This is a predicted structure of a 71-nucleotide RNA (transfer RNA) from Bulleidia sp. zg-1006. It matches the Rfam family "tRNA". It is annotated as a transfer RNA. NCBI's taxonomy places the organism under Bacteria, Bacillota, Erysipelotrichia, Erysipelotrichales, Bulleidia. Its mean pLDDT, the model's own confidence on a scale to 100, is 82. The RNAcentral record of the sequence draws on ENA and Rfam.
RNA sequence: AGGGGUGUCGUACAAUGGUAGUACAUCGGUCUCCAAAACCGCUGACGGGAGUUCGAUUCUCUCCACCCCUG
Numbered sequence: 001a002g003g004g005g006u007g008u009c010g011u012a013c014a015a016u017g018g019u020a021g022u023a024c025a026u027c028g029g030u031c032u033c034c035a036a037a038a039c040c041g042c043u044g045a046c047g048g049g050a051g052u053u054c055g056a057u058u059c060u061c062u063c064c065a066c067c068c069c070u071g
Stems, first nucleotide, its partner, number of pairs: 001070007010024004018054001027041004047063005
């Protein structure tokens, strides 16, 4: 320099253009003499910008960060 991939709650991952979910963690509750475990419940996120569309995590462009390949 060229090509490709990834980016979503604190963490690990889903989601075929139509209400963003799961597990763990945090927090609250039940249980317990206390704690742990178990069970129930809550909170919390689409990397930035622009475009297409009635509607974008999803499609397009661009930027940023990380990873891989070629030279």